[in-house]
Molecule: TPP riboswitch aptamer (THI element)
Organism: uncultured Tateyamaria sp.
This record gives sequence, structure tokens and C1' cells, in this order.
RNA sequence: UGCCUUACCUCGGGGUGCUGGAAACAGCUGAGAUGCGUGAUGCGAACCCGUUGAACCUGAACCGGUUAACACCGGCGGAGGGAAGGUUUGGAUCACCCCA
Repeated sequence: UGCCUUACCUCGGGGUGCUGGAAACAGCUGAGAUGCGUGAUGCGAACCCGUUGAACCUGAACCGGUUAACACCGGCGGAGGGAAGGUUUGGAUCACCCCA
């Protein structure tokens, strides 16, 4: 130094659906369905996730079941993509390196 582990710092990634309603708003699922602004891009909040990566995206206006619809279950599928560095606590005493 590599390994396991604790905490912290800084940073990064992501989504916002369905139903009713003219609207306000209400209901549902969910961790999360948000605020301001815009011609469009955007800037924030909360939440989730960061390679041990199903957070999230693509295929996909996908296929089967189910639902008023979304959701949900199974498939597609561990398919293709997908965002992390630093410091530090304790442990292990194996490997390598350095010193005596």
C1' cells in the first nucleotide's frame, strides 16, 4: 500500500405518473408526483441513488395477467446504458514494498 469496516468532507446522477374537474382543487400509487421562471433552455426544495450501481434511462405507444386508468404481478432481463473522489475510526496480520 492492497482487504474488511466507521464517520466526515466535497461532489455527482435521477424522476415527477394516473383519475375527476373549466379552473381552483380533490382522490390514487409511490421514498419522492414540489416552488419560481421561460418561446425554449433554466434555477431551487424534498426524496432516492452513485460502480457490491433495478436510483433512473433505452428497447417501449413492448408482451401476458390485472385495473376505470395509473399503479401492481410476471416476462423482456442481470439485456443495453447509467453518477465518486478525498480524509478518517476500528479490525485482520495474508500478500507486496521500504527501513533496521